A computed fold for a 73-nucleotide RNA from Herbinix luporum, annotated as transfer RNA. The coordinates come from a structure-prediction model, not an experiment, and the mean pLDDT is 81. The RNAcentral record of the sequence draws on ENA and Rfam. It matches the Rfam family "tRNA".

RNA sequence: GCUUCUGUGGCUCAGCUGGUAGAGCAAUUGAUUCGUAAUCAAUAGGUCACGGGUUCGAGUCCCGUCAGAAGCU
Repeated sequence: GCUUCUGUGGCUCAGCUGGUAGAGCAAUUGAUUCGUAAUCAAUAGGUCACGGGUUCGAGUCCCGUCAGAAGCU
């Protein structure tokens, strides 16, 4: 330098053929307990890496940039 893949709550990851962004763990609060853990219930937390384009509508499609991984030279 070239090719491919990945980037989504604090972490690990879903999100189908474009139509209101979700799960588990973690956090907070409450219940339970003499107390802790475990368990149960609830709550909060996301400009979907960044910038543009297409579209009535984009996490999803297209272009560029950045970061990471693998391969080739």